[in-house]
RNA sequence: AGAGUUUGAUCCUGGCUCAGGAUGAACGCUGGCGGCGUGCUUAACACAUGCAAGUCGAGCGGAGUAACCCGACAGAAAUUUUCGAAUGGAUGUCGGACUUACUUAGCGGCGGACGGGUGAGUAACGCGUGGGCAACCUGCCCUGUACAGAGGAAUAACAUUGGGAAACCAGUGCUAAUACCUCAUACCUCCUCCGGGUGGCAUCACCUGGAGGGGAAAGAUUUUAUCGGUACAGGAUGGGCCCGCGUCUGAUUAGUUAGUUGGUGAGGUAACAGCUCACCAAGACGAUGAUCAGUAGCCGACCUGAGAGGGUGAUCGGCCACACUGGAACUGAGACACGGUCCAGACUCCUACGGGAGGCAGCAGUGGGGAAUAUUGCACAAUGGGGGAAACCCUGAUGCAGCAACGCCGCGUGAGCGAUGAAGGCCUUCGGGUCGUAAAGCUCUGUCCUAAGGGAAGAUAUAGACGGUACCUUAGGAGGAAGCCCCGGCUAACUACGUGCCAGCAGCCGCGGUAAUACGUAGGGGGCAAGCGUUAUCCGGAAUUACUGGGCGUAAAGGGUGCGUAGGCGGUCAAAUAAGUCAGGGGUGAAAGACUAUCGCUCAACGAUAGCAAGCCUUUGAAACUAUUUGACUUGAGUGCAGGAGAGGAGAGUGGAAUUUCUAGUGUAGCGGUGAAAUGCGUAGAUAUUAGAAGGAACACCAGUGGCGAAGGCGACUCUCUGGACUGCAACUGACGCUGAGGCACGAAAGCGUGGGGAGCAAACAGGAUUAGAUACCCUGGUAGUCCACGCCGUAAACGAUGAGUGCUAGGUGUCGGGGGUCAAACCUCGGUGCCGGAGCUAACGCAAUAAGCACUCCGCCUGGGGAGUACGCUCGCAAGAGUAAAACUCAAAGGAAUUGACGGGGACCCGCACAAGCAGCGGAGCAUGUGGUUUAAUUCGAAGCAACGCGAAGAACCUUACCUAAACUUGACAUCCUUCUGAAAGAGCCUUAAUCGGUUCCCUCCUUCGGGACAGAAGAGACAGGUGGUGCAUGGUUGUCGUCAGCUCGUGUCGUGAGAUGUUGGGUUAAGUCCCGUAACGAGCGCAACCCUUGUCUUUAGUUGCCAUCAGGUAAUGCUGGGCACUCUAGAGAGACUGCCGUGGAUAACACGGAGGAAGGUGGGGAUGACGUCAAAUCAUCAUGCCCCUUAUGUUUAGGGCUACACACGUGCUACAAUGGCUAACACAAAGGGCAGCAAGAGGGCGACCUUAAGCGAAUCCCAUAAAGUUGGUCCCAGUUCGGAUUGGAGGCUGAAACUCGCCUCCAUGAAGCUGGAGUUGCUAGUAAUCGUGGAUCAGAAUGCCACGGUGAAUGCGUUCCCGGGUCUUGUACACACCGCCCGUCACACCACGGAAGUUGGAGGCACCCGAAGUCAGAGGAAUCUGCCGAAGGUGAAAUCAAUGACUGGGGUGAAGUCGUAACAAGGUAGCCGUAUCGGAAGGUGCGGCUG
Repeated sequence: AGAGUUUGAUCCUGGCUCAGGAUGAACGCUGGCGGCGUGCUUAACACAUGCAAGUCGAGCGGAGUAACCCGACAGAAAUUUUCGAAUGGAUGUCGGACUUACUUAGCGGCGGACGGGUGAGUAACGCGUGGGCAACCUGCCCUGUACAGAGGAAUAACAUUGGGAAACCAGUGCUAAUACCUCAUACCUCCUCCGGGUGGCAUCACCUGGAGGGGAAAGAUUUUAUCGGUACAGGAUGGGCCCGCGUCUGAUUAGUUAGUUGGUGAGGUAACAGCUCACCAAGACGAUGAUCAGUAGCCGACCUGAGAGGGUGAUCGGCCACACUGGAACUGAGACACGGUCCAGACUCCUACGGGAGGCAGCAGUGGGGAAUAUUGCACAAUGGGGGAAACCCUGAUGCAGCAACGCCGCGUGAGCGAUGAAGGCCUUCGGGUCGUAAAGCUCUGUCCUAAGGGAAGAUAUAGACGGUACCUUAGGAGGAAGCCCCGGCUAACUACGUGCCAGCAGCCGCGGUAAUACGUAGGGGGCAAGCGUUAUCCGGAAUUACUGGGCGUAAAGGGUGCGUAGGCGGUCAAAUAAGUCAGGGGUGAAAGACUAUCGCUCAACGAUAGCAAGCCUUUGAAACUAUUUGACUUGAGUGCAGGAGAGGAGAGUGGAAUUUCUAGUGUAGCGGUGAAAUGCGUAGAUAUUAGAAGGAACACCAGUGGCGAAGGCGACUCUCUGGACUGCAACUGACGCUGAGGCACGAAAGCGUGGGGAGCAAACAGGAUUAGAUACCCUGGUAGUCCACGCCGUAAACGAUGAGUGCUAGGUGUCGGGGGUCAAACCUCGGUGCCGGAGCUAACGCAAUAAGCACUCCGCCUGGGGAGUACGCUCGCAAGAGUAAAACUCAAAGGAAUUGACGGGGACCCGCACAAGCAGCGGAGCAUGUGGUUUAAUUCGAAGCAACGCGAAGAACCUUACCUAAACUUGACAUCCUUCUGAAAGAGCCUUAAUCGGUUCCCUCCUUCGGGACAGAAGAGACAGGUGGUGCAUGGUUGUCGUCAGCUCGUGUCGUGAGAUGUUGGGUUAAGUCCCGUAACGAGCGCAACCCUUGUCUUUAGUUGCCAUCAGGUAAUGCUGGGCACUCUAGAGAGACUGCCGUGGAUAACACGGAGGAAGGUGGGGAUGACGUCAAAUCAUCAUGCCCCUUAUGUUUAGGGCUACACACGUGCUACAAUGGCUAACACAAAGGGCAGCAAGAGGGCGACCUUAAGCGAAUCCCAUAAAGUUGGUCCCAGUUCGGAUUGGAGGCUGAAACUCGCCUCCAUGAAGCUGGAGUUGCUAGUAAUCGUGGAUCAGAAUGCCACGGUGAAUGCGUUCCCGGGUCUUGUACACACCGCCCGUCACACCACGGAAGUUGGAGGCACCCGAAGUCAGAGGAAUCUGCCGAAGGUGAAAUCAAUGACUGGGGUGAAGUCGUAACAAGGUAGCCGUAUCGGAAGGUGCGGCUG
């Protein structure tokens, strides 16, 4: 940084798509380690369980435990003993109190307003940013000043009584305080009043003097200092309120608002304020978007981007809001309070049914929802928080750990050597290539890993959850660690097999219908890598909303036109100000993040330190520009005066021509109309013609890319009223200007309303034609309407498809209206209106002083095609409808200009047996032959408009033969290779069989170094053979056709952005792109022509088998013989024709016409020769061939049958229909061929086909072989015939193993249709058509076909209007598979989304009314308490709104092969299109006006 995709190709416009980056992600496949982060985006759904806010006994009275002390009682051991007891006092019990230690339910203090969670609500001073408070508060903390005197009354705990299931509650009695109350004191402070001073910002602030009134306190511990207490002032911190600016979408939400806006007074608050109330006024907000609706927490930042922007608002940080839902206050420094209170509601739980309890959007965790998101962990060691004097206690804040590839970063899965390039896989042209140094193997290393040992920092002191963790050392062993996606183009990377428009792929274009680099698999390759892909979303690319940075003539897009409001913009000079602008300073811009630099974890991610700024505020200065103010100016604009031009507008009147009608006359059979007709009118007198009258509408000529008007538009003449422009003069005003959202006015035609009018024309309608139909085009009629008046409508291709204004930028040439100038011109100038053209612009076409050029100002409009200018809503309208104006869904295009073709029922020119002029036919008949169809066991296959159909087939009885039936064979009928055996095989005979096959007999090798080999046969095994099986749309080759038409191209140059053009077009000419001339072209190639063959004349050479003039011989006759080569002829070589000569025309050319000469004259006739290409033309069945298929059969062989069928249809021929003829007799004249498995003379036989015999000839020698039409006689006499010969019967001949299916010929007999052929259609321009016969190939036999040959031998051609085909130029095109194209609409079917709809259901919000909890406030009361205003939830009602749904209905879209037509694209066959009205199955038709696209 771009790329793909519209076309046959091109340029442009324009959308769609891709490559990049990102994520709190999810899903698929896979998964080794570590570090640092992150982890319910959905149900602000419901929650079991545990924990998350306590602490202080140094505030207080109790209670309890233990110890000590005292008293009482009992009294052990032990000692003594009078044996009674005493001493003793352990121990126990009870009581008391000073005390000590510990615990703590309650009172009291501080903290539960922090920390933690969530984003429902909120479009707001909520947030951000910057200010303000002279309108405020602030516990704990800090500083300062001054204090703490005296007294009192209660209450919880506790005890006791009672109630209750419980929660808990009530009564009585006792008691303490740093709890509560009263009095005193007042540095000070507050309130009221009276003064003074200073300052300011309007209210005011500060300092100060005086008077009156109000207001404090608490102690504790220890024995000495602390911690507390009260008042005030200040600070710090934290808050409260106000303001400027910024903060999403919708106008299909345009009006909103009654405490609403303001004032006065009062209340209220920490404080200002309609914050609340009473009264007064009627304001306030709004197109610079109020209100309403939808959506949304905001920001630092994060992602992307070159930037400007766009998107996002997870984690971290700031602010706000919320805590089951709604309401409310209390306490307090602070709350209207997440783990407080009260009330209401829903839900859950307990209950003894009377009542109670609860709130995870704290941390874990559960259910649910979802594509989807973790442990009911450890610790207070660190950081921080609460309480406390402190020890300490609490802390799911926090620090850590666990789970998850969710993200970022780092590391590893080994390294070196190793070629017989192993095995194996895959491919293969079978040679090999590739995976691939890859593996194996050898030698090493140890990051991660495993084991053992040591072992932190984090805390200067006691205390370490993490953690025996990080890290270090030693040992072990390559061991445990690679996948995912892609490989047609974009886009790096290719082959094989499978599949066969199937299965499937696909981001876009698009792949797949038998050779798929696009599906699936494999091999190979490419990319990334512990990940890789997909999906979703955002930015980018997209200059595709364009501020940076787009457009509007034809691609989407200029409003139909003007006037004008707001707004935007605005001439010259000077001055002032300083709002914008510029420069300097200051404040702020939190931290984190980003960027730059350095540093710390081994690196990195991560972290630390330093630096770095848009914006806003403030201050000082500058004054060019914009702005504001003031003063001036005249060139912009306007006024005045003087002129001329004009279909400019409105009203009134007048005129002639024409159409029609009526009246009267003349006059007679038609008129009218059309492509042709008919409907219609007319003998009741039309049309025509003459005269008169009536009425309506429109104004010929003039008339002109002439005029006027803003546009629509305006056309006879006269008068009245009236608008604007232009020219001249330069007197006046002095920027008064330009544009113009809304608004207002005008606005063709059609249409609507009311009333007139109505000649012509004419939607609808009727009839006649046309047509397959004809709701059309054509004709005859004809109503609305067209006309007038008044009122609506408000649209057009309302177009220059080009908004208005101003300035500037080469020329040339018309025209209209003025002015100057002149005798008249020329010329100069202003304003309009045209054409051409330069620069420049443009995608091109084109525009070009009347810009689409260069600039400025303002307005309107566009953003892919369709859906759709449609639906819904709203506004306007009497209606028709107009204006405004979407979405779902669907497509990958839709489109503009130009290019090359092709095509046109477009044009011009030219050619052709193309038409015309002729001749002969075909189409009718019979037959032959081919095809279709049908039939069949099979009727083998192919060919299909011309260019298939007497075609492949130059010849189907068997064979051919590919088809059918039946039978047989399986390495095979045919080829190559191997092993073994044999020496033949072939042929002939016989047996057998339907036949092949099979069996058998006869006949019966070669070379040799003797090993064997060659050849042949048999047997065997497999490789293989074989296939007229498929695909001519996989192919080669060959062929047809356009077309023997004159075309088709290239190199260089030039032009064009390009496809392309030029050359090759033009003027002549030609059969011809043949030639000449001209020319930005100059040359060249393939075609044309010529060269080749044949034919026509002559010469020459050569004369046998040809010929015979002369000479000789011979015959009945004949080149028969000698002889000859003169002639004919044969076949070689030459000559000849070139527009060469003359004339005329033409351009002095090419060439044309005429003439001469010549056998031939303008390529002499004929043939061969077929450019680039077209038709997926034909052929896989001539042949060859890829792939596929069959392999005891789709191969091979054999017999028989079939290809020959037959209601029918078509093509091509033959024979005829007769007298230009038939029959018969006689007579005459060819050419070119063929011949040994052959042609056969002659002779004989037969009516004949033919047979028998047989000479000659491998051919200029012999034979086929008589040519026929013709000529001359005769006959027939117009008829189904003496025409015609089909068909049939009979008898024969020939070929052949064999003529039944199924051959040809002969004879006798039979004697069908047919009397010249409808629509239509074919061939032919001279030795041609027509007609006549002859030969040949194939072939045993079998032509009416095919190919060739000669004989006789015409007619016509004015000409190019028309039909067909072709060529060149040009034009239009929506075609490019190219008119056999494209394409429109209804109907039918399927699917999809949407609109309407009687209604139904639900949501949200407001309004009105009812009821009214808790609670604040107020009032009353001695008190309990009551009353009142407000007040959540609840209820009722009407309207409006949003959404869902709804029988039925409407159009729309999409869909390989449906129906009907043919509207559009070519003059699309009636030019098309726009608006409107009307009609019709449908496209559409018609009327009126408009446009040219």

The RNA shown here (small-subunit ribosomal RNA) has 1493 nucleotides and comes from an anaerobic digester metagenome. The prediction has a mean pLDDT of 84.